Model confidence (mean pLDDT): 80 of 100. Predicted 3D model of a 73-nucleotide RNA (transfer RNA) from a Cryomorphaceae bacterium. Lineage of the source: Bacteria > Pseudomonadati > Bacteroidota > Flavobacteriia > Cryomorphaceae. Its Rfam family is "tRNA". Gene Ontology term of the family: triplet codon-amino acid adaptor activity.
RNA sequence: CGGGAUGUAGCUCAGGUGGUAGAGUACACGUCUGGGGGGCGUGUGGUCGCAGGUUCAAGUCCUGUCAUCCCGA
Numbered sequence: 001c002g003g004g005a006u007g008u009a010g011c012u013c014a015g016g017u018g019g020u021a022g023a024g025u026a027c028a029c030g031u032c033u034g035g036g037g038g039g040c041g042u043g044u045g046g047u048c049g050c051a052g053g054u055u056c057a058a059g060u061c062c063u064g065u066c067a068u069c070c071c072g073a
Stems, first nucleotide, its partner, number of pairs: 001072007010025004019056001027043006049065005
């Protein structure tokens, strides 16, 4: 320098053919238990890496860019 993959909650990851952003775990509270551990329920938590574009509408499509990893030179 060229090509490719990944980037979404504190962490690990889903997200169909564009239409209200989710699960597990963690955390807080409640409850069951004499207590611990554990179970169950509820809740908090997100500029979807960043910046533009298309569209009535973008995590999703297009362009650029950043970080990490892989391959080639």